[in-house]
Molecule: Guanidine-I riboswitch aptamer
Organism: Kribbella pratensis
RNA sequence: GCGGGGCGCCCCUAGGGUUCCGCUGCUGGUCGAUCUGACGGCAGGACUGGUCCGAGAGGGGAGGCGGUGCAGUCACUGUCGUUGAGGCAAUCGUGACCGCACCGCUCCACGGCGGGACAAAAGCCCGGGAGGC
Numbered sequence: 001g002c003g004g005g006g007c008g009c010c011c012c013u014a015g016g017g018u019u020c021c022g023c024u025g026c027u028g029g030u031c032g033a034u035c036u037g038a039c040g041g042c043a044g045g046a047c048u049g050g051u052c053c054g055a056g057a058g059g060g061g062a063g064g065c066g067g068u069g070c071a072g073u074c075a076c077u078g079u080c081g082u083u084g085a086g087g088c089a090a091u092c093g094u095g096a097c098c099g100c101a102c103c104g105c106u107c108c109a110c111g112g113c114g115g116g117a118c119a120a121a122a123g124c125c126c127g128g129g130a131g132g133c
Stems, first nucleotide, its partner, number of pairs: 009061004015053002020050002022047001023044005029039003063106008072097005077089004108128001110131001114126003
C1' cells in the first nucleotide's frame, strides 16, 4: 500500500432531563359548601417517583464460531440389474449434512472543549473523533 472478515442486534443498569402522569405550592375561576374538598388555571425537576431517552471503553441474552457426546440421512466398499432409474449385503471406519445436550470463545480500549436531536438533558449522536500515551 492492496484485499477479506469482525467490530452488529435485543433487554437492563449507571446516568439523564421534564412532553405526559403523579406530587408540591399559589389561585380575585366554576361547583358543592365553610372544611379547605372536587374540577380548572399558573409555577416548580437543588420534586423521591411512573411514562420517556440511555452507554465503543458497564451487565445480561439471543445469535455466531470452535470442541466433545448421542441419534438420523447420504456418500465412500462389495454384489445383482439396467438405455436409464435402482435393489440387496455386511461389520467396521471415514467424510459431509442435520437435530439435541454440554463446554469454551465473542479480544483490547486514556480521551476533552464545543456542537446536535427529540419536550428536554445525558455516559445518546458528532466520536474507538480532536488530542494524548